A computed fold for a 91-nucleotide RNA from a Jatrophihabitantaceae bacterium, annotated as Bacterial small signal recognition particle RNA. The gene name in the source record is ffs. The coordinates come from a structure-prediction model, not an experiment, and the mean pLDDT is 76. The sequence is in RNAcentral, with records from ENA. Rfam family: Bacterial small signal recognition particle RNA. Rfam links the family to the GO terms signal recognition particle, plasma membrane targeting and SRP-dependent cotranslational protein targeting to membrane, signal sequence recognition. Lineage of the source: Bacteria > Bacillati > Actinomycetota > Jatrophihabitantales > Jatrophihabitantaceae.
């Protein structure tokens, strides 16, 4: 100096499994938010106010998933680094 083996660490990837946190669905009469027909109230009117149902969104919760996010694991692939051991070559 070249090569091989073992151990450890790091990076990227793969695989598997999950999630208060990522994705999908569901999900609020009374009790969230938006929008509020009808009806109500104010007004001479124009118009305004509060606002039930329906509709929409979302929280907790529930169900499912692994595309993304995050995590865990290994008899996992490649690369890099550190330590140990071995073989060969040169001086």
């Nucleotide at each position: 100096g070249a090569c091989c083996c073992c151990u450890c660490g790091c990076g990227c990837g793969g695989u598997a499994c999950g999630a208060a946190a990522c994705c999908u669905g569901u999900g609020a009469a009374c009790c969230u938010c938006c929008c509020c027909a009808g009806g109500g109230c104010c007004g001479g009117a124009a118009g305004g106010c509060a606002g039930c149902a329906a509709g929409g969104a979302u929280a907790a919760g529930c169900a499912g998933g692994c595309u993304c996010u995050g995590g865990u694991a290994g008899g996992u692939g490649c690369g890099c680094g550190a330590g140990g051991g071995g073989u060969c070559c040169u001086u």